[in-house]
Parts: sequence; structure tokens; C1' cells
RNA sequence: CAGGACAUAGUUCAAUGCAGAACACCUCUUUUACACUGAGGAAGUACUCGUUCAAUUCGAGUUGCCCUGA
Repeated sequence: CAGGACAUAGUUCAAUGCAGAACACCUCUUUUACACUGAGGAAGUACUCGUUCAAUUCGAGUUGCCCUGA
């Protein structure tokens, strides 16, 4: 320099154009207390732009990381 793959919640992972689970965290319940159980809640698509009624998904670019070739 060229080509390719990846980026989703605090962590680990799903999602064929309408964002989900587990663990973790907070509140309540329970207990003399802690833990467990049960109920509820908060927390997200790397960034910018475009197409679309609607984008994690499709298209373009940027950033980071990895692989291959020279």
C1' cells in the first nucleotide's frame, strides 16, 4: 500500500428491516442478620452521512483491533 473479517447493556453472547437472554447492579419481599427464593426497575447497536414508513441489519466514509499478500 491492496484485500478481507470484527465493533450490540458493566461482562459474555443472540437478532433475515420493528433490540433479546444470562450473570452483575438498584429497589421491594423474605430473615434476628446475611445468603437463597420471589416481584419490579435501570442500563445498549464504535462514529458521521445516505436509502427506507421504519436500519444492528442495506450503501458510502472515518476510527480502533485482527488476518492475508506485496
The RNA shown here (transfer RNA) has 70 nucleotides and comes from Mycteroperca rosacea. Lineage of the source: Eukaryota > Bilateria > Euacanthomorphacea > Serranidae > Mycteroperca. The sequence is in RNAcentral, with records from ENA. It matches the Rfam family "tRNA". Rfam describes the family as follows. Transfer RNA (tRNA) molecules are approximately 80 nucleotides in length. Its mean pLDDT, the model's own confidence on a scale to 100, is 81.